[in-house]
């Protein structure tokens, strides 16, 4: 040194999550690197930390250990982004409104802005004509009186010698009061109905007419100028609040490098 047969080991790893801790089932991120049974209201262990079973591989590129790289996850941090909420900035854009100049058009000495008066609309209050509706009432209708409503009175009483006559219950009939209904119709009341007239007061905005007066007045323009006029809508500021998106800090860390380390037996 090399050939054969063993063992130790290896047959994935890492974060999270639970957990007194380890692992595993679960999620995740890397890889691709055995089956077979257990398991999230967990399973099954105790620092020697999955526990039962069976397979292949085996001392070396493959085991173990140290450093580099670092895919990716946990934490923490609200200074930065981003969203909302409050106050403030108009001397920052915007948007508005007056003022004035200019352009277009419209009326305009067959009289413009404007002033005055007068009618008409408009606005408040009081009257009041119809009519509508709605409450009462009346008329009608139907009901209704043992006896203190009437008519007619059966039986029955009474009055007379008799003819005849009186009173009159009940029952019918017709009504008082009441009580039940009602389309029309009539009379009565009533207003957040409805057309109307009328007296008074009120603005001045619309219409329409008469007078005055004597030149402009209306409107439009990505148009120019001006405005310590408004509008907080954008933007700015100031402070709160939310949110790990970026930076940052920290801690775990796979794959991947690069070094180093390390059994037995037998035979040559």
């Nucleotide at each position: 040194c090399c050939g054969u047969g063993c063992u130790a080991g290896g047959c994935g790893g890492g974060g999270u999550g639970c957990u007194a801790g380890c692992g595993g089932u679960g999620c995740c991120c890397u890889g691709u690197a055995c089956c077979c049974g257990c398991a999230a209201u967990c399973c099954g262990c105790u620092c020697u930390a999955g526990c039962g079973g069976g397979g292949c591989u085996g001392a070396a590129u493959u085991c173990c250990c140290u450093c580099c790289c670092g895919a990716g996850g946990g934490g923490c941090u609200g200074a930065c982004g981003c969203c909302c909420g409050u106050g403030g900035u108009c001397a920052g854009c915007g948007c508005c409104c007056c003022g004035u100049c200019c352009g277009u058009g419209g009326c305009g000495g067959c009289g413009a802005u404007g002033g005055c008066c007068c009618g008409g609309u408009c606005c408040c209050c009081g009257u009041u004509g119809c009519g509508a509706u709605g409450g009462c009432g009346g008329c009608c209708c139907g009901u209704g009186a043992a006896c203190c409503a009437g008519g007619u009175c059966a039986g029955g009483u009474c009055c007379g010698g008799a003819a005849g006559g009186a009173a009159g219950c009940a029952g019918c009939c017709u009504u008082a009061a009441g009580c039940g209904g009602u389309a029309a119709c009539c009379g009565u009341c009533a207003g957040g109905c409805g057309c109307g007239a009328u007296g008074g007061g009120g603005u001045c905005g619309c219409c329409g007419g008469a007078c005055c007066g004597g030149a402009g007045u209306c409107a439009u323009g990505a148009g120019g100028c001006g405005g310590u006029g408004g509008c907080a809508g954008c933007g700015c500021c100031a402070c709160g609040a939310g949110u790990a998106g970026c930076c940052g800090c920290u801690u775990c860390g796979a794959c991947g490098g690069a070094g180093g380390g390390u059994g037995c037996a037998c035979g040559g």
This is a predicted structure of a 268-nucleotide RNA (Bacterial large signal recognition particle RNA) from a Solirubrobacteraceae bacterium. Of the family's consensus pairs, 90% are formed in the model. Taxonomically the source falls in Solirubrobacteraceae (Bacteria, Bacillati, Actinomycetota, Solirubrobacterales). It is recorded under the gene name ffs. Its mean pLDDT, the model's own confidence on a scale to 100, is 81. RNAcentral holds the sequence, with entries from ENA.